[in-house]
RNA sequence: UUGAUGGCUUGGGGGAGUCCGGGGCAGCCGGGCUGAGAGGGUGGCCAGAUCCGCCGCCGAUCCCGAAAACCCGAUCCGGUUCAUACCGGCGUGGGGAAAGCCGAAGACGAUCUC
Numbered sequence: 001u002u003g004a005u006g007g008c009u010u011g012g013g014g015g016a017g018u019c020c021g022g023g024g025c026a027g028c029c030g031g032g033c034u035g036a037g038a039g040g041g042u043g044g045c046c047a048g049a050u051c052c053g054c055c056g057c058c059g060a061u062c063c064c065g066a067a068a069a070c071c072c073g074a075u076c077c078g079g080u081u082c083a084u085a086c087c088g089g090c091g092u093g094g095g096g097a098a099a100g101c102c103g104a105a106g107a108c109g110a111u112c113u114c
Stems, first nucleotide, its partner, number of pairs: 001110002006102005011064004017033006023052002027046001040058006070095003076089004
């Protein structure tokens, strides 16, 4: 100088997909895509290929009221894509986790100058 739907503390709520190739007497490996994140660590449960899942704790990350973090309807409808993602609809849908303190008398941050 700029300017806030802001900042700090504590607490809380979530999600982790899709496609291709390979592999498997157990929960894998490699690659592509989108994204803040595509399950990083650890423990347990269950699971026999039409399978490779679920749960707890820790970590990263997003979100906590203009609720669009996230869940349900939904294996939904249209566009698009290899597919997911994405865009529109559904939707003024039904649910969904907050308190305190500080701040336009300019915080936090950024930038400039000395």